[in-house]
Context: one part of a larger RNA
RNA sequence: CUGGGCGUAAAGCGCACGCAGGCGGUUUGUUAAGCUAGAUGUGAAAGCCCCGCGCUCAACGUGGGAGGGUCAUUUAGAACUGGCAGACUAGAGUCUUGGAGAGGGGAGUGGAAUUCCAGGUGUAGCGGUGAAAUGCGUAGAGAUCUGGAGGAACAUCAGUGGCGAAGGCGACUCCCUGGCCAAAGACUGACGCUCAUGUGCGAAAGUGUGGGUAGCGAACAGGAUUAGAUACCCUGGUAGUCCACACCGUAAACGCUGUCUACUAGCUGUUUGUGUAUUAUAUACGUGAGUAGCGAAGCUAACGCGCUAAGUAGACCGCCUGGGGAGUACGGCCGCAAGGUUAAAACUC
Repeated sequence: CUGGGCGUAAAGCGCACGCAGGCGGUUUGUUAAGCUAGAUGUGAAAGCCCCGCGCUCAACGUGGGAGGGUCAUUUAGAACUGGCAGACUAGAGUCUUGGAGAGGGGAGUGGAAUUCCAGGUGUAGCGGUGAAAUGCGUAGAGAUCUGGAGGAACAUCAGUGGCGAAGGCGACUCCCUGGCCAAAGACUGACGCUCAUGUGCGAAAGUGUGGGUAGCGAACAGGAUUAGAUACCCUGGUAGUCCACACCGUAAACGCUGUCUACUAGCUGUUUGUGUAUUAUAUACGUGAGUAGCGAAGCUAACGCGCUAAGUAGACCGCCUGGGGAGUACGGCCGCAAGGUUAAAACUC
């Protein structure tokens, strides 16, 4: 390379947008690039293959033939692909009317709790643990009541509930704003799918500058435990956690399952639309969009998956090729740094 693969064995980029590229609905006409057929030319000799011949055979030599192409020119064809011109509505989209939602950004507000401060009552303990001690407390702690300050997070509702591309999103109100769904119509008329390079978003930790700091809490200190204890437990506690702006760009970024489309038994729950009927409470029967539990066929090494596929097919992208060395070295690019990304080999089993 061919091939075979990617839920768990190696393998789906963390997620999206998207240029080039690849692929692309129905129909009419045309064209003839791809395509098909014929003809002509050429494809040296030697070699390979076939049929002979010559060395006593063979190797070898020699005669003839066949074969060999993304080939060139030309003639014809028009089903399919492509080009051009026209038409269509089933893909895609726009509008109208409704619907659900922790989707995003900004501003403001609220109550519970912890801590601290001030004051009242009150007296000897509190706290902590397996047991203790460090620690706090007669300079009045802890407990309890009142008032105040400040920061962070929003109990119940809460749900294999909802929303979002993913990361993620949860008190309330207002403002700005994205997406999704349904029912009927009307309109545009293939405007589509995927996407190397690229661009944007991207938990936590970490970084820079300036704020903020209640609780928690790496580091650190002390007390215990222990043979030791640079830990687990306890008392403290700095960065950090919070905000603004700017970086970082990684995670078991997981459904360990790329995106899109079509097709292929059913049953049950739930969220949210909508239609019909009724006894109008609500239920029954349909029909969409999600989200779960079983399960036919089929698939799978098995486990399991099973209309939300890991089934049956198609389009495009990414990735894998024994373990270790190693996601390392070197070089490039990015970063303030930490580091990230791309990514080997020797050697070894």

Predicted 3D model of a 349-nucleotide part of an RNA (small-subunit ribosomal RNA, central domain) from an uncultured Alteromonadaceae bacterium. Rfam family: Bacterial small subunit ribosomal RNA. Gene Ontology terms of the family: ribosome and structural constituent of ribosome.